RNAcentral holds the sequence, with entries from Ribocentre. A computed fold for a 100-nucleotide RNA from Nesterenkonia sp., annotated as SAM riboswitch aptamer (S box leader).
RNA sequence: CAACCAUCCAGAGCGACUGAGAGAUCUGGCUCGAAGACGUCGCAGCAACCCGGAGGGCUUCAUCGCCUCCGCCGGGUGCUAACGCCAGGACCGAUGGAGC
Repeated sequence: CAACCAUCCAGAGCGACUGAGAGAUCUGGCUCGAAGACGUCGCAGCAACCCGGAGGGCUUCAUCGCCUCCGCCGGGUGCUAACGCCAGGACCGAUGGAGC
């Protein structure tokens, strides 16, 4: 970077710094916020996309891709108010994987 695949009603917060808006965007609601939100950093945690292991099925010379289960101290990410906060909208968005 723009096209593809999967997921988005489960789960998981403290401290320090900062200081006014924040919950992606538009409209309408609702909520959080000077009793300090949002954000940044640190630590902790959640989860299981990548990853590791076992089993199964198809195919194959063989493997991978698929499904199920287990693990995840550590490695690459992600996430830790409310269903992506709710309804409607749109060239929607976010995260991961694969790709250039």
The prediction has a mean pLDDT of 82.